Description:
The part of an RNA shown here (large-subunit ribosomal RNA, domain IV) has 341 nucleotides and comes from a Candidatus Nomurabacteria bacterium.
Context: one part of a larger RNA
RNA sequence: GUGGUCCCCAAGGAACUCGGCAAAAAAGCAGCCGUAACUUCGGGAUAAGGCUUGCCCCUCUUUACGGAGGGGCCGCAGCGAAAGUAUUCCUGGCAACUGUUUACCAAAAACACAGCUCCCUGCGAACACGUAAGUGGAUGUAUAGGGGGUGACACCUGACCAAUGCCAGAAGGUCAAACAACGACGUUGGAUGAUAGCAAUAUUAUUUGGUGAUUGUUGUAAGCCCUGGUGAAUGUCGGCCGUAACUAUAACGGUCCUAAGGUAGCGAAAUACCUUGUCGGGUAAGUUCCGACGCGCACGAAUGGUGUAAUGACUGGGAAACUGUCUCGGGGACCAGCUCG
Numbered sequence: 001g002u003g004g005u006c007c008c009c010a011a012g013g014a015a016c017u018c019g020g021c022a023a024a025a026a027a028g029c030a031g032c033c034g035u036a037a038c039u040u041c042g043g044g045a046u047a048a049g050g051c052u053u054g055c056c057c058c059u060c061u062u063u064a065c066g067g068a069g070g071g072g073c074c075g076c077a078g079c080g081a082a083a084g085u086a087u088u089c090c091u092g093g094c095a096a097c098u099g100u101u102u103a104c105c106a107a108a109a110a111c112a113c114a115g116c117u118c119c120c121u122g123c124g125a126a127c128a129c130g131u132a133a134g135u136g137g138a139u140g141u142a143u144a145g146g147g148g149g150u151g152a153c154a155c156c157u158g159a160c161c162a163a164u165g166c167c168a169g170a171a172g173g174u175c176a177a178a179c180a181a182c183g184a185c186g187u188u189g190g191a192u193g194a195u196a197g198c199a200a201u202a203u204u205a206u207u208u209g210g211u212g213a214u215u216g217u218u219g220u221a222a223g224c225c226c227u228g229g230u231g232a233a234u235g236u237c238g239g240c241c242g243u244a245a246c247u248a249u250a251a252c253g254g255u256c257c258u259a260a261g262g263u264a265g266c267g268a269a270a271u272a273c274c275u276u277g278u279c280g281g282g283u284a285a286g287u288u289c290c291g292a293c294g295c296g297c298a299c300g301a302a303u304g305g306u307g308u309a310a311u312g313a314c315u316g317g318g319a320a321a322c323u324g325u326c327u328c329g330g331g332g333a334c335c336a337g338c339u340c341g
Base pairs, nucleotide, nucleotide: 002336003335004334005333006332007331008330009329011327012326015325020322030052031051032050033049038043040152054073055072056071057070058069059068060067061066074078087320088319089318090317091316092315093314094312095311099111100110115150116149117148118147119146120145121144127136128135129134153307154306155305156304158237159236160235163234164233165230166229167228168227169226172225173224174223179219180218181217182216183215184214185212186211187210188209189208190207191206192205193204194203195202196201238256239255240254241253242252265299266296277293278292279291280290281289
């Protein structure tokens, strides 16, 4: 000289790094003072921040093993040890929240949630399990039960029913196997007549039955075509050209297509290719961050839109404090390994 567990460090203090990861520091639910924005008025909040704490004497006090005030004493240090026990602040995103989850690489912005909404269900309910009997639903009864979506709250939730789905309708068209009726054909009986024959019988005509994995026609359902409705159903939500007394732009006009052409709001976004867009802020310096702008490659309204106090082992940016993360290493304790004895 290696690895591990700990301890200490000049000056600096995040320069480390994807990232303050790890470590350090602060505070220590005791008392007093004090406490912002915002807010759903509950919170935020122990916000933040400041001071005190031992022992002795005196005074006051609803006489109390208590409290308040004054004076004094000692130490580096007075919740004097140990254990246990929040770092804090500013500003975005996402999800309202507590909760749940990939047992053994993911705890989250995913799932759930209360709330909102749509559809079904009149009770031997719908629905689910079961071949069935039956059972759950439910010893419930539409303020109930089942299913789908969204996801507290606030403000809202635009246009399109052409396609697909679903619901309703029944005039017409189309249309199955059975079944029924009537035939055809085959087969098998009865009756009557004619001819031949002495007769039995044979042939033929008419009529009336039975029968068939045969065949024809007619009649008959739902469905589909059809007629309407329906978006918190699956979904969809344009192009070209011109125009104002600088320029630029186009409130305006024309035209084509469509079922209808994206409304409010938001927007270089967890969504922006070009892109480190442009402007402003922060820094000495900022592809990140915050605020704006908007010709949105390719946001957008319950596959919800936009906000939002509180909450979060979530995620981005900044600051204070603090430090061996680093400049850049050094030293020490113990354990193990190696080498030597």
Lineage of the source: Bacteria > Bacteria candidate phyla > Candidatus Nomuraibacteriota. The coordinates come from a structure-prediction model, not an experiment, and the mean pLDDT is 82.